Overview
Bacterial RNase P class A from a Thiohalomonadaceae bacterium, 351 nucleotides, folded computationally. Its Rfam family is "Bacterial RNase P class A". The family's RNA type in Rfam is ribozyme. The model forms 95% of the base pairs in the Rfam consensus. The source organism's lineage runs through Bacteria, Pseudomonadati, Pseudomonadota, Gammaproteobacteria and Thiohalomonadaceae. The gene name in the source record is rnpB.
[in-house]
RNA sequence: GGAGUCGGCCUGGCAGCCGCUGUAUUUUCGAAUACGGAGGAAAGUCCGGGCUCCACAGGGCAGGGUGCCAGGUAACGCCUGGGCGGCGCGAGCCGACGGAAAGUGCAGCAGAAAAGAUACCGCCGAUGGCUCUUUCGGGAGCACAGGUAAGGUUGAAAUGGUGCGGUAAGAGCGCACCGCGCCGGUGGUAACACUCGGUGGCUAGGUAAACCCCACCCGGAGCAAGACCAAAUAGGGGAACGAUGGUGUGGCCCGCACCGUUCCCGGGUAGGUCGCUACAGGUGUCCGGUGACGGGCAUCGCAGAUGAAUGGCUGUCCACGACAGAACCCGGCUUACGGCCGGCUCCCUAU
Numbered sequence: 001g002g003a004g005u006c007g008g009c010c011u012g013g014c015a016g017c018c019g020c021u022g023u024a025u026u027u028u029c030g031a032a033u034a035c036g037g038a039g040g041a042a043a044g045u046c047c048g049g050g051c052u053c054c055a056c057a058g059g060g061c062a063g064g065g066u067g068c069c070a071g072g073u074a075a076c077g078c079c080u081g082g083g084c085g086g087c088g089c090g091a092g093c094c095g096a097c098g099g100a101a102a103g104u105g106c107a108g109c110a111g112a113a114a115a116g117a118u119a120c121c122g123c124c125g126a127u128g129g130c131u132c133u134u135u136c137g138g139g140a141g142c143a144c145a146g147g148u149a150a151g152g153u154u155g156a157a158a159u160g161g162u163g164c165g166g167u168a169a170g171a172g173c174g175c176a177c178c179g180c181g182c183c184g185g186u187g188g189u190a191a192c193a194c195u196c197g198g199u200g201g202c203u204a205g206g207u208a209a210a211c212c213c214c215a216c217c218c219g220g221a222g223c224a225a226g227a228c229c230a231a232a233u234a235g236g237g238g239a240a241c242g243a244u245g246g247u248g249u250g251g252c253c254c255g256c257a258c259c260g261u262u263c264c265c266g267g268g269u270a271g272g273u274c275g276c277u278a279c280a281g282g283u284g285u286c287c288g289g290u291g292a293c294g295g296g297c298a299u300c301g302c303a304g305a306u307g308a309a310u311g312g313c314u315g316u317c318c319a320c321g322a323c324a325g326a327a328c329c330c331g332g333c334u335u336a337c338g339g340c341c342g343g344c345u346c347c348c349u350a351u
Base pairs, nucleotide, nucleotide: 001347002346003345004344005343006342007341008340009339010338012317013316014315015314016313017312018311020037021036022035023034024033025032026031039323043334044333046332047331048330049329050328051222052221053220054219063218064217065216066215067214068082069081070080071079072078083097084095085094086093087092098213099212103211104210105207106206120152121151122148123147124146127145128144129142130141131140132139133138160178161177162176163175164174165173179202180200181199182198183197184196185194186193187192226274227273228272229271236265237264238263239262240261241260245259246258247257248256249255279301281300282299283298284297285296286295287294288293318321
């Protein structure tokens, strides 16, 4: 100097003027003054929780989710540390990473053969068969029966690998080493590891983001949740008053029903208030922990709207300003995007 990798931080600054909005105070009710006023993702609404209402004895079925181990957390599918596997020279990165010796299913194309198998090429032809030959012991040939899984061919994948022996040719058929399974031992909380011991010739191919099995978790709906106050009008309930009135029922009286006025009660609607922002809170520091994180102390108060505010102009400085706008809140993940700084790795050059 270049390439890469991991992590942290910032998200234009200052000043003036004019606006918008929340709270407090003052008020002549017009307003004035003071203070506060978007983000790291406010986004996607994908997970988890708080909160609210509904449901609910307990348990199970169905359905859904998660899935190496340990820890963190209010909780998680998140985070941290570790194990195993894969990628990279490396720093480092990625992984739905439980079970295929319970059962069922599936495997296109190619290939001989895709799960209890197979013989296309090849090799052999010991044994049997056929032909020729013979010194009658045998020998040569054919590749018909048959043997073979070494070699070739297909595939993502072909029933362990290498070597020696063995054989007609071959084959864990036998042996040695390697690999694999099982049992034990040792280390580790565990996943798991082992240059440990024994054992099995190898039985156990792949696929579970296929059904399934195993373990654990999950009630539903969401701030338009929900709570409170509460008109006008029209219903509902009650009390009192009333020419003891009118209408209906009835032949008539009593009775019953309806009609009037005033007052009270109750539910709902419009509208209003709360929920609403103080918190799994921020900052600093100390302690514990490898770390995620936890604990102590100090300190700070930091948007809360409901047609919905957070803007515009000017000056100046610089690195010349990207993605983007809260709507109940919080923890994550994912996606978008401008810049600065640092650690580490590899390569090149110079000394």